[in-house]
């Protein structure tokens, strides 16, 4: 340099192009407890890597661009 994948909550993933983007962990409060763990009950966290574009509607689908991983000369 080319190809192929990937990017969504602190972490790991989840979401036939349809409605308020959802889930374990983990944090935060509460109920248990002599304390804690554990278990149980609520809560907070996301403008979905950036900028166009296609559509009535875009995390999905094109286009460039940016980080990460892999192939290969």
């Nucleotide at each position: 340099g080319c190809c192929c994948c990937u990017g969504u909550a602190g972490c790991u993933c989840a979401a036939c192009g349809g409605a308020c983007a959802g889930a374990g962990c983990a944090c935060u409060c509460g109920a248990c407890u002599a304390c804690g763990g554990a278990u149980c009950g609520a809560g907070a966290a996301g403008c979905u890597g950036g900028a166009g574009g296609u559509u009535c509607g875009a995390g999905u689908c094109c286009u460039c661009c940016c980080g990460g991983g892999g192939g290969u000369g």
Molecule: transfer RNA
Organism: Natronosporangium sp.